[in-house]
Context: one part of a larger RNA
RNA sequence: GAACGAACGCUGGCGGCACGCCUAACACAUGCAAGUCGAGCGCACCUUCGGGUGAGCGGCGGACGGGUUAGUAACGCGUGGGAACAUACCCUUUUCUACGGAAUAGCCUCGGGAAACUGAGAGUAAUACCGUAUACGCCCCUCGGGGGAAAGAUUUAUCGGUGAAGGAUUGGCCCGCGUCUGAUUAGAUAGUUGGUGGGGUAAUGGCCUACCAAGUCGACGAUCAGUAGCCGGUUUGAGAGGAUGAUCAGCAACACUGGGACUGAGACACGGCCCAGACUCCUACGGGAGGCAGCAGUGGGGAAUCUUAGACAAUGGGCGCAAGCCUGAUCUAGCCAUGCCGCGUGUGUGAUGAAGGUCUUAGGAUCGUAAAGCACUUUCGCCAGGGAUGAUAAUGACAGUACCUGGUAAAGAAACCCCGGCUAACUCCGUGCCAGCAGCCGCGGUAAUACGGAGGGGGUUAGCGUUGUUC
Numbered sequence: 001g002a003a004c005g006a007a008c009g010c011u012g013g014c015g016g017c018a019c020g021c022c023u024a025a026c027a028c029a030u031g032c033a034a035g036u037c038g039a040g041c042g043c044a045c046c047u048u049c050g051g052g053u054g055a056g057c058g059g060c061g062g063a064c065g066g067g068u069u070a071g072u073a074a075c076g077c078g079u080g081g082g083a084a085c086a087u088a089c090c091c092u093u094u095u096c097u098a099c100g101g102a103a104u105a106g107c108c109u110c111g112g113g114a115a116a117c118u119g120a121g122a123g124u125a126a127u128a129c130c131g132u133a134u135a136c137g138c139c140c141c142u143c144g145g146g147g148g149a150a151a152g153a154u155u156u157a158u159c160g161g162u163g164a165a166g167g168a169u170u171g172g173c174c175c176g177c178g179u180c181u182g183a184u185u186a187g188a189u190a191g192u193u194g195g196u197g198g199g200g201u202a203a204u205g206g207c208c209u210a211c212c213a214a215g216u217c218g219a220c221g222a223u224c225a226g227u228a229g230c231c232g233g234u235u236u237g238a239g240a241g242g243a244u245g246a247u248c249a250g251c252a253a254c255a256c257u258g259g260g261a262c263u264g265a266g267a268c269a270c271g272g273c274c275c276a277g278a279c280u281c282c283u284a285c286g287g288g289a290g291g292c293a294g295c296a297g298u299g300g301g302g303a304a305u306c307u308u309a310g311a312c313a314a315u316g317g318g319c320g321c322a323a324g325c326c327u328g329a330u331c332u333a334g335c336c337a338u339g340c341c342g343c344g345u346g347u348g349u350g351a352u353g354a355a356g357g358u359c360u361u362a363g364g365a366u367c368g369u370a371a372a373g374c375a376c377u378u379u380c381g382c383c384a385g386g387g388a389u390g391a392u393a394a395u396g397a398c399a400g401u402a403c404c405u406g407g408u409a410a411a412g413a414a415a416c417c418c419c420g421g422c423u424a425a426c427u428c429c430g431u432g433c434c435a436g437c438a439g440c441c442g443c444g445g446u447a448a449u450a451c452g453g454a455g456g457g458g459g460u461u462a463g464c465g466u467u468g469u470u471c
Base pairs, nucleotide, nucleotide: 001471002470003469004468006467007466008465009464010463013343014342015341016340017339018338020335021301026299027298028297030296031295032294035060036059037058040057041056043054044053045052046051067254068253069252076179077178078177079176080175081174082173085171086170090167091166092165093164094163096161097160098132099131100130101129108121109120110119111118112117138147139146140145152159153158180226181225182224187217188216189215192214193213194212195211196210197209198208199207229251230250232248233244234243235242236241256277257276258275259274260273279290280289281288282287307333309332310331311330315329316327317326318325319324346376347375348374349373356367357366358365359364380412381408382407383406384405385404386403390398415460416459417458418457419456420441421440422439426455427454428453429452430451436443437442
């Protein structure tokens, strides 16, 4: 000198655009954050007979979006390759969509329980479940053969269902190279290293298992310990390099702590389930309920970090044929000089060089054209009128906002730090090694340009200075 997710002190007019728990992955009151479909189904209720509402069965979606960085030194990430895989919804091509059956929730009856919830009986529907038939592709095979599917709805426009092949997209797996510190960590390893048979998986593989062999890694740093999410980037620097990984974008991991699987195309699943633990709450003491590292918000910690706001208008997502519903994603508004950028706090004229302050050699000098006065202007602000783009036939939260026009009156708007040298800027008074200053050198013990005040001056400016961190 530059930079900052900064903090603190003094000060503070406006706007635009960004940013805002770096600490306790500490605990959380309250509200909201994932629903949707009646064009799959049967009931109950309401009805203006058009239809609507409710719980339930069923389908799709809750694996996305959003948060956080605890763990992880690892094929986690970055980059470049690979073969033994899967992929709901979407696109293309093609085949079929036949005949039957048995249940069950809701509802009703009877119970249990404080509650959460739950038991028995009767009976009912489906695009829920099961069987049979069929099989162009498909799978298995000893090549003879064997196995295997579907679902209908409707306002008759369509929307669906099944098998197969291809595509697209997304993901799983493997490998080369790169990826912090410590040797005051030197040996580490028995599923360990390899092989064979088998199991398991969508798939390769000690992934798992039985047997066999005795390997494998290591001073080119294994193992152990510490620290840490990685990257595009950011910052500094002429560069090389150093430091860093907030916001935005990509990947990973996590969801009170630990473990586990279920469902599903996809999870070992933040707002799903089960078990254990800690904590909190309810209880009739028998038993139950919960998980903000979603958006707001609260307590706590801290030098320190915001509203318990509006809207689905736009963009996008889920469901739906659609109308539409949901969406704290998102778009907006609110708060904060936290940062960057822009603008203003007036312009011209004005010498009796006014008054006043300060200094003085007492003549004067300086603040100083500065003020007053005179003549103007109205950016911003304030008041009033009009009033968008963003949206397309309709639909605008923002918002009567941006912007335009008119009015108003110089009117409402300047501070902070410094002045010994480094380093731009000097005098007087007070103090007297005291009080104090200080980044370094150093000032202060009676003439202090270094302390405190004043006048003057220098610098930056809605900021200025200090502290912290990096180069």

A computed fold for a 471-nucleotide part of an RNA from uncultured Sulfitobacter sp., annotated as small-subunit ribosomal RNA, 5' domain. The organism belongs to Sulfitobacter, within Bacteria. The coordinates come from a structure-prediction model, not an experiment, and the mean pLDDT is 86.